[in-house]
Context: one part of a larger RNA
Molecule: small-subunit ribosomal RNA, 5' domain
Organism: uncultured prokaryote
RNA sequence: UGAACGCUAGCGGGAGGCUUAAUACAUGCAAGUCGAGGGAGAAAUUAUUUUUCGGAAUGAUGGAAACCGGCGCACGGGUGAGUAACGCGUACAUUACCUACCGUAUACUGGGGAAUAGCCUUUGGAAACGAAGAGUAAUACCCCAUAGUAUCCACCUUCGGGUGGAUUAAAGCUCCGGCGGUAUACGAUGGGUGUGCGUACUAUUAGGUAGUUGGUGAGGUAAUGGCUCACCAAGCCGACGAUAGUUAGGGGGCGUGAGAGCGUGGCCCCCCACACGGGUACUGAGACACGGACCCGACUCCUACGGGAGGCAGCAGUAAGGAAUAUUGGACAAUGGGCGAAAGCCUGAUCCAGCCAUCCCGCGUGUAGGAUGACAGCCCUAUGGGUUGUAAACUACUUUUGCUUGGGAAGAAACCCCUGGAUUUAUCUAGGGCUGACGGUACCUUGCGAAUAAGCACCGGCUAACUCCGUGCCAGCAGCCGCGGUAAUACGGAGGGUGCAAGCGUUAUCC
Repeated sequence: UGAACGCUAGCGGGAGGCUUAAUACAUGCAAGUCGAGGGAGAAAUUAUUUUUCGGAAUGAUGGAAACCGGCGCACGGGUGAGUAACGCGUACAUUACCUACCGUAUACUGGGGAAUAGCCUUUGGAAACGAAGAGUAAUACCCCAUAGUAUCCACCUUCGGGUGGAUUAAAGCUCCGGCGGUAUACGAUGGGUGUGCGUACUAUUAGGUAGUUGGUGAGGUAAUGGCUCACCAAGCCGACGAUAGUUAGGGGGCGUGAGAGCGUGGCCCCCCACACGGGUACUGAGACACGGACCCGACUCCUACGGGAGGCAGCAGUAAGGAAUAUUGGACAAUGGGCGAAAGCCUGAUCCAGCCAUCCCGCGUGUAGGAUGACAGCCCUAUGGGUUGUAAACUACUUUUGCUUGGGAAGAAACCCCUGGAUUUAUCUAGGGCUGACGGUACCUUGCGAAUAAGCACCGGCUAACUCCGUGCCAGCAGCCGCGGUAAUACGGAGGGUGCAAGCGUUAUCC
């Protein structure tokens, strides 16, 4: 250190957890929402009528699934394959550009039309999914009108602009308070593009390049540009390392170091790239779009063999690979996001919980007294004794922790509802009420009782720590020097000791 392995293991807090196969994926969930845009309206409840007592019809309440339409799905989440590049970092430029929602300001919001889904009637297919007919609505679509600080053209110009002409718009809903719609300008936010400088290794890679380098014109784009095309010229890059090859996402940072530096880019934040491999565009303010479309390919699955379906580098989970990396958990309570006037709905973002000594920090496994230095035991011995050892027993005490009793949060204030106040009349404000996944958790408290809790490595020198037995160049040890061939402080065991401690060693790797 994102570690792994061996032995061992009491607790709490904080963090982290597929570094390998960007390998293949069963199953569930991860993006919906709006009825205050539109048509239509199931179940259920209820009333009346009818009844062959099964039910049926009509009305009311009700509002599901689906459909048209709007906004969102380009955010959030994942991964690092590719990329040595204006990709990233930093500093500039954009008189060469765009920007939905939001804010400010001004003006407008008039009239008309044709369809289409749903529904209904047929019909094809095993399915996926269709086909035909009839007919309907809209904030869906189209036309007309109106038009300026928009666009285009002409003229004038003090180069700021001015004048004239032409062209382009809208959508309604309403509880009547508003909410929307269209045009233009400015802002805000987010982006696009260009440039200077910096950004790995190899010269056992020395020449490379034809849209190549430049020009004119056109096309295309939000916009510049060989971006693309036609024509013209022959340029352009390169030992200040082109081209080629290898490796690699970049940065803030992180580790180490007195620093210079060296190494690194996991978690978190910013940028980039990718979404089974490759390509293409459509829609849209924004994508060439992870849970959208089409085509090719590989693979998997279904099939009635005619044809179809799929994409976890989202969260869990499975298989495989591997020394190795977790739950098919809870909640939208908070924060944030989408839609909605709101209530609210959705949210594997997020907040939490579970697993793992993976790391960091903290706590505990008792405290004080207690020598006949007790007995017994292990070990050593010169057999006198020494050592284990204040260790134990014993006495007194404590209760962190543990078990037990009772209480029990903060995180919540908003939105919304009720009451009141202020005015600028649709906003603000005061009081009350509602809302907690985590969680009966943290924390506080009663009682009990030393009670529930210590290992690992090492002891020849480096390097803190020594004796005995066994073995006999055997078995073995070993980071280096080196130990072992009969008295081994170096092998194996024991007693003793040393060092760290819920860890201790080993391995790998960086300084």